This is a predicted structure of a 73-nucleotide RNA (transfer RNA) from [Candida] anglica. The prediction has a mean pLDDT of 81. The sequence is in RNAcentral, with records from ENA. Its Rfam family is "tRNA". By type it is a transfer RNA. Its family is annotated with triplet codon-amino acid adaptor activity in the Gene Ontology.

RNA sequence: AAGUCAUUAGAUUAGUUGGUUAAAUCAUAAAUCUUACACAUUUAAAAGAUAGGUUCAAGUCCUAUAUGACUUA
Numbered sequence: 001a002a003g004u005c006a007u008u009a010g011a012u013u014a015g016u017u018g019g020u021u022a023a024a025u026c027a028u029a030a031a032u033c034u035u036a037c038a039c040a041u042u043u044a045a046a047a048g049a050u051a052g053g054u055u056c057a058a059g060u061c062c063u064a065u066a067u068g069a070c071u072u073a
């Protein structure tokens, strides 16, 4: 320098060739339980890398940028 792949919650991952409230585990907070803590149960909060475009509708398609991994020279 060229090419390929990835980026989703605090962490780790799903997501059906564009369509109904974006799902789960751990962690966090609250309640119950306990003298108290822990365990357990229930509930809650929390996410589409950034910026544009296409579409009635984008996590998904297109472009650029950023970061990371790999390959070639």
Base pairs, nucleotide, nucleotide: 001072002071003070004069005068006067007066010026011025012024013023019056028044029043030042031041032040049065050064051063052062053061